Record summary: The part of an RNA shown here (small-subunit ribosomal RNA, central domain) has 352 nucleotides and comes from a Candidatus Sumerlaeota bacterium. Its Rfam family is "Bacterial small subunit ribosomal RNA".
Context: one part of a larger RNA
RNA sequence: CUGGGCGUAAAGGGCGCGUAGGCGGGACGGUCCGUCCGAUGUGAAAGCGCUACCGCUCAACGGAGCAAAGUCAUCGGAUACCGCCGUUCUGGAGUCCGGGAGAGGUGAGCGGAAUUGCUGGUGUAGCGGUGGAAUGUACAGAUAUCAGCAAGAACACCUGUGGCGAAGGCGGCUCACUGGCCCGCGACUGACGCUGAGUGCGCAAAAGCGUGGGGAGCAAACGGGAUUAGAUACCCCGGUAGUCCACGCCCUAAACGGUGGGCACUAGGUGUGGGAGGUAUCGACCCCUUCCGUGCCGCAGCUAACGCAGUAAGUGCCCCGCCUGGGGAGUACGGCCGCAAGGUUGAAACUC
Numbered sequence: 001c002u003g004g005g006c007g008u009a010a011a012g013g014g015c016g017c018g019u020a021g022g023c024g025g026g027a028c029g030g031u032c033c034g035u036c037c038g039a040u041g042u043g044a045a046a047g048c049g050c051u052a053c054c055g056c057u058c059a060a061c062g063g064a065g066c067a068a069a070g071u072c073a074u075c076g077g078a079u080a081c082c083g084c085c086g087u088u089c090u091g092g093a094g095u096c097c098g099g100g101a102g103a104g105g106u107g108a109g110c111g112g113a114a115u116u117g118c119u120g121g122u123g124u125a126g127c128g129g130u131g132g133a134a135u136g137u138a139c140a141g142a143u144a145u146c147a148g149c150a151a152g153a154a155c156a157c158c159u160g161u162g163g164c165g166a167a168g169g170c171g172g173c174u175c176a177c178u179g180g181c182c183c184g185c186g187a188c189u190g191a192c193g194c195u196g197a198g199u200g201c202g203c204a205a206a207a208g209c210g211u212g213g214g215g216a217g218c219a220a221a222c223g224g225g226a227u228u229a230g231a232u233a234c235c236c237c238g239g240u241a242g243u244c245c246a247c248g249c250c251c252u253a254a255a256c257g258g259u260g261g262g263c264a265c266u267a268g269g270u271g272u273g274g275g276a277g278g279u280a281u282c283g284a285c286c287c288c289u290u291c292c293g294u295g296c297c298g299c300a301g302c303u304a305a306c307g308c309a310g311u312a313a314g315u316g317c318c319c320c321g322c323c324u325g326g327g328g329a330g331u332a333c334g335g336c337c338g339c340a341a342g343g344u345u346g347a348a349a350c351u352c
Stems, first nucleotide, its partner, number of pairs: 003324004007306002012320001014203004021195003025089007034081001035078007049066003053063003092192001093189004097184004104178007111155001115151008126137002163170002208249006217243002222238004260319006268297011301308002325352003334345004
C1' cells in the first nucleotide's frame, strides 16, 4: 500500500413482499471449526535478499554460506473473538389489551353548483371572438333572461407551510368490506432480527393497445379564419381519437427530496398535525414534560461550492443497487417480454 465515489459533476434500482446469500442483542457452560502459539516434517534447484567469505586484475558474472518463502501436513497447546451445540435473559422484534387520527384501498348508493343540449315562456338585432379582425353563429328568432327536462364529467368554499399511503398516488356526502400507522398501561413469546442477487411474485402517473359500453366539457390529428417573407406554429372558429366505465394488455417518466433500506449516536430555537401525562381551572383554554409525523432557522461537523445540519449530505456499523471521459448510443446484434407501439438486457468499429 492492498481504489475512489453516487443531492447538483458519471452514478440510488419507480415501489413493495420475499428466496438464496451476507450481517446480527445480553449471560453461563461445552466444543475447539475458524483464529493464535510452539515443535517436527515439507515447501527441488535456479532466481530475489543478506554476508568483514571465495574465484575470474575490478565489476558484471560465478561459487559458498545464511535468510526468506505462499496456503501446507502431523502432533501438542491457548480460548478473548467468530462459528457450532446446550441452557438461560429481555433491552431488539412481535402478539394481546385500552384508546386515537387520517383525500389509505375496493364496491354500492346519494347530492348540489356549473357546462352543454332539448322543450316552453319573455324579448329583438345582434351575438361571439381578438392586439385588431375574420372564419363562426343569428329574422327558420340567436345572444340575454325565466321555468322544466336530459346527459356526462369533475367535486368551489372547507384546503393548510395540513393528513394518509411503499411508491405510483388519494379530496362532495353516506353505507358496507378492508390494509397500514400512532399513543398508553400492563401481560405474553423469547433474538423469532436487518438487508436482499437472481428469480419468484405483486403494484406502478400519463400516453398507448384489444373487446364492449359511454361521450357533457375539453381536445392530439384534421378543416377553416387570422398573423407572417413563409407560419405545416403561437391567437381565433370548429373538431375526431382520447379523456370516462368494465375487463384484459402495455411497464415507461424530471416514477424527483434528482438524496436505497435498517440501527445507533451527535448544541439549540421556532411553527404545525396526531396521542399521552403533569400543572392550572368549576371546566375548556394557557403553560410544562414526553412519544410519533411534518416544515423553517441554526451550532459542531461535513461539502468543490451551493448547501446539508436529530427528517444529515455529520459520526459509525450491516446489506443491496449503481458509476469509471465525450460522441457513436440507450443505437446494432442476440436473448427475454409484448397484439402492436415498443420495453428490458446492452456492445463495437470509428472519432475527439